Predicted 3D model of a 1401-nucleotide RNA (small-subunit ribosomal RNA) from an uncultured bacterium. RNAcentral holds the sequence, with entries from ENA, Greengenes and SILVA.

[in-house]
RNA sequence: GAGUUUGAUCCUGGCUCAGGACGACCGUUGACGGCGUGCUUAACACAUGCAAGUCGUACGAACUUUGGGGGGCUUGCUCUCCAAGGUUAGUGGCGGACGGGUGCGUAACACGUGAGCAACUUGUCCUACGGUGGGGGAUAGCCGGCCCAACGGCCGGGUAAUACCGCGUAUUGCAUCGGCAUCGCAUGGUGUUGAUGUGAAAGCGGCCGCAAGGUCGUGCCGGAGGAGGGGCUCGCGGCGUAUCAGCUUGUUGGUGGGGUAACGGCCUACCAAGGCUACGACGCGUAGCUGGUCUGAGAGGAUGAUCAGCCACAUUGGGACUGAGAUACGGCCCAGACUCCUACGGGAGGCAGCAGUGAGGAAUAUUGCGCAAUGGGGGAAACCCUGACGCAGCGACGCCGCGUGGGUGAGGAAGGCCUUCGGGUCGUAAAGCUCUGUCAAGUGAGAAAAAAAUCCCUCGGUGAAUAGUCGAGGGACUUGAUGGUACCAUUAGAGGAAGCACCGGCUAACUCCGUGCCAGCAGCCGCGGUAAUACGGAGGGUGCAAGCGUUGUUCGGAAUUACUGGGCGUAAAGCGCGCGUAGGCGGUUCUGUAAGUCACCUGUGAAAUCCCGGGGCUCAACUCCGGGGCUGCAGGUGAUACUGCAGAACUAGAGCUCGGUAGAGGCAAGUGGAAUUCCCGGUGUAGCGGUGGAAUGCGUAGAUAUCGGGAAGAACACCAGUGGCGAAGGCGGCUUGCUGGGCCGAUGCUGACGCUGAGGCGCGAAAGCGUGGGGAGCAAACAGGAUUAGAUACCCUGGUAGUCCACGCCGUAAACGAUGGGUACUAGGCGUCGGGGGGAGCGACCCCUUCGGUGCCGUCGCUAACGCACUAAGUACCCCGCCUGGGGAGUACGGCCGCAAGGCUGAAACUCAAAGGAAUUGACGGGGGCCCGCACAAGCGGUGGAGCAUGUGGUUUAAUUCGAUGCAACGCGAAGAACCUUACCUGGGCUUGACAUGUCCGUGAAAGCCGGUGGAAACAUCGGCCCCUCUUCGGAGCACGGUCACAGGUGCUGCAUGGCUGUCGUCAGCUCGUGUCGUGAGAUGUUGGGUUAAGUCCCGCAACGAGCGCAACCCUCGCUCCCAGUUGCCAGCGGUUCGGCCGGGGACUCUGGGGGGACUGCCGGUGUCAAACCGGAGGAAGGUGGGGACGACGUCAAGUCAUCAUGGCCCUUACGCCCAGGGCGACACACGUGCUACAAUGGCCGGUACAACGCGCUGCCAACCCGCGAGGGUGAGCCAAUCGCUAAAAGCCGGUCUAAGUUCGGAUUGCAGUCUGUAACUCGACUGCAUGAAGUCGGAAUCGCUAGUAAUCGUGGAUCAGCCAUGCCGCGGUGAAUACGUUCCCGGGCCUUGCACACAC
Repeated sequence: GAGUUUGAUCCUGGCUCAGGACGACCGUUGACGGCGUGCUUAACACAUGCAAGUCGUACGAACUUUGGGGGGCUUGCUCUCCAAGGUUAGUGGCGGACGGGUGCGUAACACGUGAGCAACUUGUCCUACGGUGGGGGAUAGCCGGCCCAACGGCCGGGUAAUACCGCGUAUUGCAUCGGCAUCGCAUGGUGUUGAUGUGAAAGCGGCCGCAAGGUCGUGCCGGAGGAGGGGCUCGCGGCGUAUCAGCUUGUUGGUGGGGUAACGGCCUACCAAGGCUACGACGCGUAGCUGGUCUGAGAGGAUGAUCAGCCACAUUGGGACUGAGAUACGGCCCAGACUCCUACGGGAGGCAGCAGUGAGGAAUAUUGCGCAAUGGGGGAAACCCUGACGCAGCGACGCCGCGUGGGUGAGGAAGGCCUUCGGGUCGUAAAGCUCUGUCAAGUGAGAAAAAAAUCCCUCGGUGAAUAGUCGAGGGACUUGAUGGUACCAUUAGAGGAAGCACCGGCUAACUCCGUGCCAGCAGCCGCGGUAAUACGGAGGGUGCAAGCGUUGUUCGGAAUUACUGGGCGUAAAGCGCGCGUAGGCGGUUCUGUAAGUCACCUGUGAAAUCCCGGGGCUCAACUCCGGGGCUGCAGGUGAUACUGCAGAACUAGAGCUCGGUAGAGGCAAGUGGAAUUCCCGGUGUAGCGGUGGAAUGCGUAGAUAUCGGGAAGAACACCAGUGGCGAAGGCGGCUUGCUGGGCCGAUGCUGACGCUGAGGCGCGAAAGCGUGGGGAGCAAACAGGAUUAGAUACCCUGGUAGUCCACGCCGUAAACGAUGGGUACUAGGCGUCGGGGGGAGCGACCCCUUCGGUGCCGUCGCUAACGCACUAAGUACCCCGCCUGGGGAGUACGGCCGCAAGGCUGAAACUCAAAGGAAUUGACGGGGGCCCGCACAAGCGGUGGAGCAUGUGGUUUAAUUCGAUGCAACGCGAAGAACCUUACCUGGGCUUGACAUGUCCGUGAAAGCCGGUGGAAACAUCGGCCCCUCUUCGGAGCACGGUCACAGGUGCUGCAUGGCUGUCGUCAGCUCGUGUCGUGAGAUGUUGGGUUAAGUCCCGCAACGAGCGCAACCCUCGCUCCCAGUUGCCAGCGGUUCGGCCGGGGACUCUGGGGGGACUGCCGGUGUCAAACCGGAGGAAGGUGGGGACGACGUCAAGUCAUCAUGGCCCUUACGCCCAGGGCGACACACGUGCUACAAUGGCCGGUACAACGCGCUGCCAACCCGCGAGGGUGAGCCAAUCGCUAAAAGCCGGUCUAAGUUCGGAUUGCAGUCUGUAACUCGACUGCAUGAAGUCGGAAUCGCUAGUAAUCGUGGAUCAGCCAUGCCGCGGUGAAUACGUUCCCGGGCCUUGCACACAC
């Protein structure tokens, strides 16, 4: 920095990721080299080999080689002596205390750092000095004997030394006792001097020499000094845990003694009773420490492999010896465990050395070469030893380097993948052509690492010396594990050399297929339920590259423990409040000091590492040199502003004094009235009480009510107030006593006496506990009555603890301002309480001002926002408490407290990707306000009951095709299912197909017509008729047969879609631009005041405008005018068969074109001077005149893949196509929508009047005839303002029926018919006769309608052969009732409020 809490936002906060690192592991892949690095686990057990020896110039001896002498003599052996070598066991010396390993233990002076030792030591080495005299006795080896499995041991004999022991000598040694000088840090140190006592030694080798001896070298002894090492002491520093708070008897100190190299309780005896601890003792857990390493901007965090310093350890535990040094890895002793050998009696052993083995483990190498170099031990040296070390081997374990080729090359090959089928991409990639030669391979040549030692020469030192030896220079000779390696040359030839992870976002990189919440992925968010860039594969891409990914760990990001650098009103977080201890912090002035602080200097801060500069390996890694740094510690000198400390002073902080003052501050005692209940008495009678309504309960044994009297307990109405007091909890009648604090005014005094406050102590509502009182009312528990699905509740009737008092516990709370205390500073305004001052006034009041308290609003500022704002959540300082994701959990365990209840302190496992705060927009609320709608109410008529029609569910069926399913499916798609339709079922058939386009082949006609056979038909098959058109003769067209592409699908997905539609809803809303406000989501506008049917209009307003909606514009009906006058009309004139029939007319009706008309225009009132509303006039019509068309942003993954279109999937002799029959019409049921009724406002019969919209040529059909009728016959007219459908019906007039299952009602059934149609069995309508069911107005519930509406009456049309139409869409006739009103039900609009909802109750 990013992802992740939300619809969105800001904040808080956790989780996660991108980076770096690693002694790594795992998966996969793997060309080479250089430099590094490699048991992090079992300090588990170890076979085998090696890892510490060396010196003969310390010593004796043995064996042996060569030479010589001598003896024995079988001349080749043997014995002996000497000389020069060699090999060694033993004695002796030095070294085995170094080097190498490991990290167990250790929280410690172990380590780091800086000091100290006046309390010490030091082999070998260096410097200089002195000495090295003279004796003695042993002993191993060896020899002999003995024991013995082994290891080993015993006895006897003899022997040497640089082994051992005396003696002599000795300084500046040591011990004791003195003197002097000087210094210091207490004890004391240093120097010097005296006395007494005491303490050494070793030789070996070379040369010279007859020897004595000399000399040199090297040893040895003594003390002194040095260097380096070691021991001890101290300051400071570096882990966790307080759920470890007290620890300690050698403990703390002293004295005497002992011990040590040395101080010391280090040890011991005695004496004293101390010592340590909240600045964390003691305990427990963990851990080697450091230089450094990793990370980080730094501060810090983590770590302590390799390299380096220190420590500790060496199978476990203990112990000492030797020694300069050990309490000793490859020494000793004892004990334990383990392993091995054994003759069972006993013995041996210690890889945390190098290799190696087993075991453990995710995991870590060769039983290699060499001492050539470096270093170490021994030696005079040669030299020996050295698993230290130098090299090699194994491992991509890490870092670094390098390669796997370079150039050219488009027919953009083949192939893969994708594709919109055009193409794109892999891709200059490949091939091809050309070039180069690193690495690897072969051949050849071939280093440096090496200089000493040794020898020779010269010079110098020592010395008598030309000897020896030491130093310097020159010369000679020899020595390489790595390794025939690096490096170089050369040969051939692109030849031998690329993988891994990822591609949804974070995060760089996208498509196809497969799969279908399966298989799987996943670091977090999350992907997968049929179109997955997230799973698996492929193509392509991205990133790294001999590696790449995973896992683990660690730092970072994380300011997520915040020193740098966070917080605590509501997100986690202020202790309930006070008093106060330690501690922290602290007013003004002066002086001193110099601890903090600052400056400079000195010492130290090992090397390596790090940084800079340079050098060497071809570069780099790596390495070498120089410089810097190592932020630290200590010392010295100086400065003195600030802090500290010491001293002196001051008064502004704090306190004291005096005088006032308000108050439910506290404690105790007393006292008052009202009310309640109970008791007694009176009056009085049937109820009271209680609730939403009731009941339980009380009451005729007299309640409630009312009056009088009495008792008891508790609480104190009014006053009373964002009034007062108190630290908080809290405090309320009145009086008295005792008592705390505050405030104001004034003088003087004290002189910083202050603030905070870990622990500690005290106070601390209610409830609860203990003991004893008290108990009126109230009231957990409990009982009863109700409510309810239940009701362990809410409501009611009762009622016990308790509430009250005394004393003692408890110690908690939403103990809240969810806001710790103190001090200072920082605009104002208004109120209120207490005190003071001033002004004014007779005065209550009022005005100004000041101090203290308590509230409201508000500027700056702060805040995530809300909000806070002199009573801060502002600006600062000081002190305390507390927080660090949610859950688990304030739980468990432990401790402390409590009589108990419980309180305080207070985790972890596990689990989640969040949990939260504030604010925003919505939706929602049995929240509020305002307002609409046949929403309710008021009315009228229905449905729900009956019969039938129709649709649906269900059931049934071979099939009962499919869809529609709350409103918004159910007389819906379907405005016409007997066949057809038809998609379903059964059966029979067809396969380029019933239909489209194209290719190729064949035919020339095809089609059609006629006929035969099978058949239900489709179809199959046979025969006959027929024998194409154009042509440039190549062919083309057309058709058929065959072939290949393809057709076809009412198969799936309406949750992949287009289009169309329903619904909220004809509701009044939905948005945008710019501006403004807000960190932001968003807000504003659109809210507000009015008004409207309306976001309609007006006014106001940080908004100003605009768009989609509303309205209007359109159609229709209503009035009128103009134009026009047939098929319509007929006022006047004429004719008439009396019918607008004819002439005629253009007035009227009407028709259908065009105008006018209505706009709150006018008047009055109301209203804000507005919009508008109310009333009125005029008018055919009045405030939208009635009706229609018209449906904003959007919602319902609403409906439709079966109207159509369409992606994907599926079928292809079938899921396609054809045909016959059946089914969609089934029927025990259930629901919706309707029709007809139940009758007299009616039925029936007769007579009679008045419509409109429409429709008509395979049509409407007059008139006439036949039939009771449906209808039939015949036939005029009409393509229709002309003819027809056509009768309208209700109505009106007259008659009849008389309350009945009827002269109501017509279902059902029988018979007989008519019509349509190929065909009415399943399954048509209609007619006549006969039959005459249910039904007497319909439970709960529920629907429509506000006027030409409901109701009622008929009528037309679409579809249609006919019709199951009572449906649907229209038309006209007759023609009501009611609306007080908006409380309630339903739906909706606006504002507001709450919210833990947002797939939104």